[in-house]
RNA sequence: GCGGGAUUAGUUUAGUGGUAAAACGUGAGCUUCCCAAGCUCAAGUCGGGGGUUCGAUUCCCCCAUCCCGCAC
Numbered sequence: 001g002c003g004g005g006a007u008u009a010g011u012u013u014a015g016u017g018g019u020a021a022a023a024c025g026u027g028a029g030c031u032u033c034c035c036a037a038g039c040u041c042a043a044g045u046c047g048g049g050g051g052u053u054c055g056a057u058u059c060c061c062c063c064a065u066c067c068c069g070c071a072c
Base pairs, nucleotide, nucleotide: 001070002069003068004067005066006065007064010024011023012022013021018054026042027041028040029039030038047063048062049061050060051059
């Protein structure tokens, strides 16, 4: 340099053109003599910028980061 893949909550991952989800974690409450465990509730997320669309996390383009292969 060329090609391909990935980017979603603090972490690990689902998901899809029509209000974004789970587990763990975090906070609060209940329970307990205390701790742990358990139960309930809550907060928190689509890498950045454009385009298409009534509507984009999803489709298209560019950029960024990471991974794989090829070339040198």